[in-house]
Context: one part of a larger RNA
């Protein structure tokens, strides 16, 4: 120094496991906020710290209900006090208290801080004071009247919020094998504004000589028929077939919305709930053998190995003092607009929207500039005219069928199983990077049960280690399941 074979070290693969994601379904909720919100600073416990709760009345106060033997939240155990059938702890409503910052509003401010004034009060204190807009009312210039302003009071907003709606703006990368028209895309974004849903919506629709009969969604026509540097690409209606279904006002109604009453079902604690015994093995029985019960309950977790009958539970079957919702019906109340649509329809020019890029381009919205007729009257039917259907703009409202899920409740998966599954199973948007905006990690598993190793020896009062001792096991010993593999020893044998 190879090789080979046994033992080890290191190492963390693998297996198993799940506390935690993922995805789906059903129902629910679909807001919160000046009565101070979401978010947070600092506080708070008899013991230092975090993490929850809470708020100077501070892991809490009070009232109503549950339940009923123990508690005094976790990390995490002691120790020192409390409380507890006069009914605590815990679980549900209702209620009080609830510092500072922060829309943050008394003025400032570099959030969680200085710094005021007025009223009330002996005093500790409490209480008011921002802006805007509605509405009353009080005052009230230049300038007579007034009107601007000012001042007081009611009432309202304002900030936050996952995605879905609508609206006003609105890209570029990219394709087009370049690249302008064109696409991407009216997406991304940026702003406003609402609601549980939104926007549309009751025909100046559409068909076609036959008829339909808001509106929204879905299937289909159908990648058809257009459009298109006719390029790459973009793309429908008619109609037919389902989901759903409601129709009305402008001389106030179909309704909606609030209150207050019936009080059906529901929601927020919760109650009851059947059935097993011995024997073997074993460390431990739920395994074996051998006898038995229940089943409207053998879904599912758990107990020291695989339990219908040992615990939780399930199948059924009950249940509310207080708060919500909520069928159904009764009463009050508000609320919507304006006068049947005139600077409109319609033309011209520009633009943008229709699947349609000006084209033979109807239609449909409108910066500019013109500008009708009044139902004996106008619009439409894809240039344009006539005949002929067919409808009534220029005012409104209007459930359901739809489109989402920050969130609650259950159930589910040919979903994952610690380099997977959420970035994040564990104190993670944490530590640590950045000057910021921002980027962003690693990190689970002893045992059934701490019985987590008294004593003793080595040794530095260590560190680590023999030994007793627990355990079923300890090469299960806290660097702790299993412990591969490269990498490093020792023993033996052979080889050089």
């Nucleotide at each position: 120094c190879g090789c080979a074979u046994a033992c080890g070290g290191u190492g963390a693969a693998u297996g198993c496991c799940u506390a935690g994601g993922c995805g789906a379904c059903a129902a629910g909720a679909g807001g919160c906020g000046a009565u101070g919100a979401a978010g947070g600073a600092c506080g708070u416990g008899g013991u230092a710290g975090c993490c929850u709760g809470c708020g100077a009345a501070a892991a809490g106060c009070u009232c109503c209900g549950g339940a009923g033997a123990g508690u005094c939240g976790g990390c995490a155990a002691a120790c020192u006090g409390a409380c507890u059938u006069u009914g605590a702890c815990c679980c549900g409503g209702a209620g009080a208290u609830g510092u500072c910052c922060g829309a943050a509003u008394g003025g400032g401010g570099a959030a969680a801080c200085c710094c005021a004034c007025c009223g009330c009060g002996c005093a500790a204190g409490c209480g008011g004071u921002a802006u805007c807009c509605u509405c009353a009312g009080c005052u009230g210039a230049a300038u007579a009247c007034a009107u601007a302003g000012g001042c007081u009071g009611u009432g309202g907003a304002a900030g936050c919020u996952a995605a879905c709606c609508c609206a006003g703006g609105g890209a570029a990368c990219u394709g087009a094998a370049a690249c302008a028209u064109c696409u991407a895309a009216g997406u991304a974004c940026c702003u406003g504004g609402a609601g549980g849903a939104a926007a549309a919506g009751a025909a100046a629709u559409c068909a076609a000589c036959c008829g339909a009969g808001a509106u929204u969604c879905c299937c289909u026509u159908a990648g058809u028929a257009g459009c298109g540097g006719c390029g790459a690409g973009c793309g429908a209606a008619c109609g037919g077939g389902g989901a759903c279904c409601a129709g009305c006002c402008c001389u106030a109604a179909a309704g909606u919305g609030c209150u207050g009453g019936u009080g059906u079902g529901g929601c927020u604690a919760g109650u009851g709930g059947a059935a097993c015994g011995c024997u073997c093995u074993g460390g431990a029985a739920a395994g074996u053998g051998c006898g038995g019960c229940c089943a409207u309950a053998g879904c599912g977790g758990g107990u020291g190995a695989c339990a219908g009958c040992c615990c939780c539970g399930u199948a059924c079957a009950c249940g509310a003092a207080a708060g919500c919702c909520u069928a159904u019906c009764c009463a009050g109340u508000a609320u919507u607009a304006u006068u049947c649509g005139a600077g409109u329809a319609a033309g011209c020019c520009g633009g943008g929207a229709c699947a349609c890029g000006a084209g033979a381009c109807a239609u449909c919205c409108u910066g500019a500039c013109u500008g009708a007729a009044c139902a004996u009257g106008g619009g439409g039917g894809g240039a344009c005219c006539a005949u002929c259907c067919u409808c009534c703009a220029a005012g409104g409202c209007u459930a359901a069928a739809u489109a989402c899920u920050c969130c609650u409740u259950g159930u589910c998966g040919a979903c994952c199983g610690a380099u997977a599954g959420u970035g994040a199973a564990c104190c993670a948007g944490u530590a640590c990077c950045g000057u910021g905006a921002g980027g962003g990690a690693a990190a689970g598993g002893c045992g059934a049960a701490a019985a987590g190793a008294a004593c003793c020896c080595c040794g530095g009062a260590g560190a680590g280690g023999g030994g007793a001792g627990u355990g079923a096991a300890a090469u299960a010993g806290a660097a702790c399941c299993u412990g591969a593999a490269a990498c490093c020893g020792u023993a033996u044998g052979c080889g050089u």